[in-house]
Context: one part of a larger RNA
Molecule: small-subunit ribosomal RNA, central domain
Organism: metagenome
RNA sequence: UUGGGUUUAAAGGGUGCGCAGGCGGGCUGAUCAGUCUGUGGUGAAAUCCCGGGGCUUAACUCCGGAACUGCCAUUGAUACUGUCAGUCUUGAAUACGGUUGAGGUAGGCGGAAUGUAGCAUGUAGCGGUGAAAUGCAUAGAUAUGCUACAGGACACCGAUCGCGAAGGCAGCUUACCAAGCCGAUAUUGACGCUCAGGCACGAAAGCGUGGGGAGCGAACAGGAUUAGAUACCCUGGUAGUCCACGCCGUAAACGAUGAUCACUCGUUGUUGGCAAUACACCGUCAGCGACUAAGGGAAACCGAUAAGUGAUCCACCUGGGGAGUACGCUCGCAAGAGUGAAACUC
Numbered sequence: 001u002u003g004g005g006u007u008u009a010a011a012g013g014g015u016g017c018g019c020a021g022g023c024g025g026g027c028u029g030a031u032c033a034g035u036c037u038g039u040g041g042u043g044a045a046a047u048c049c050c051g052g053g054g055c056u057u058a059a060c061u062c063c064g065g066a067a068c069u070g071c072c073a074u075u076g077a078u079a080c081u082g083u084c085a086g087u088c089u090u091g092a093a094u095a096c097g098g099u100u101g102a103g104g105u106a107g108g109c110g111g112a113a114u115g116u117a118g119c120a121u122g123u124a125g126c127g128g129u130g131a132a133a134u135g136c137a138u139a140g141a142u143a144u145g146c147u148a149c150a151g152g153a154c155a156c157c158g159a160u161c162g163c164g165a166a167g168g169c170a171g172c173u174u175a176c177c178a179a180g181c182c183g184a185u186a187u188u189g190a191c192g193c194u195c196a197g198g199c200a201c202g203a204a205a206g207c208g209u210g211g212g213g214a215g216c217g218a219a220c221a222g223g224a225u226u227a228g229a230u231a232c233c234c235u236g237g238u239a240g241u242c243c244a245c246g247c248c249g250u251a252a253a254c255g256a257u258g259a260u261c262a263c264u265c266g267u268u269g270u271u272g273g274c275a276a277u278a279c280a281c282c283g284u285c286a287g288c289g290a291c292u293a294a295g296g297g298a299a300a301c302c303g304a305u306a307a308g309u310g311a312u313c314c315a316c317c318u319g320g321g322g323a324g325u326a327c328g329c330u331c332g333c334a335a336g337a338g339u340g341a342a343a344c345u346c
Base pairs, nucleotide, nucleotide: 004317005316006315007300008299012314014201015200016199017198021194022193023192025088026087027086028085029084030083031082033081034080035077036076038074039073040072041071042070049065050064051063052062053061054060091191092188093187094186095185096183097182098181099180100179103177104176105175106174107173108172109171110154114150115149116148117147118146119145120144121143125136126135162169163168206247207246208245209244210243211242215241216240220236221235222234223233258313259312260311261310262309263308266291267290268289269288270287271286272285273284274283295302296301319346320345321344328339329338330337331336
């Protein structure tokens, strides 16, 4: 390379949008570029293959044929692909009417708890643990009551629920923005699918500037435990966690399962809509779960939300270590990220 693969053995990009590219619905006509076909030319010789000949044989060599799978010109064919023209509605989209949700952004508000401060009651302990100690407390703590302030998170509802492309999203409310689904018509008329590069989004931690700082809490300090204890436990506690703006661009970013389309026996629960309704709970569309037939799989298991049967496009893998390292380049304030070897070794 041809292949064979990618849930767990190596391998699906973190996610979306999307240019180029690849692929693409039904019908009619034209064209004949691809495709098929006949003929002519060319495709040097040698080599290769086949049939013979010559050296005693063979290697070697000579003769003849075939072949040289290609290219050019030309004659035809027109199913398929392409191109052009026309047309259609089932793919796709739009309009209309409903409906759903922790979908997003910005503002306002709320109660519980915690901490702190002040006042009051009140007296000797509190706290913490396996047991303790460090710590706090007669300068009046802990506890209880009232008042005030601060920051952060939103108990119950709450679910095996819902929404979002993914990351993710949860007190209440207002405004704005976006999306899905369903219904019945209408409109456009293939406008579609995928997508290398590119662009955008992207948890936590981290970085920059400025705020904020209740609780928690890397680092750090002390107390314990222990042979030791740079830990687990305890008392404190700084960055951080929070906000605004700007970077970073990574995760077991997981369903370890790329996107889209079509097809393939049933049972059961549930969310949203439509339809149907009163002795009824059966239907249908779109989701979210459980079990399973066929089938698949090395098995575990998957099984209409496929890992089954097919199609299109993209990404990725090719023994372990060295190594996601070195070097170079790009990006970044840095941390580092992306791309990404080889020697050697088993």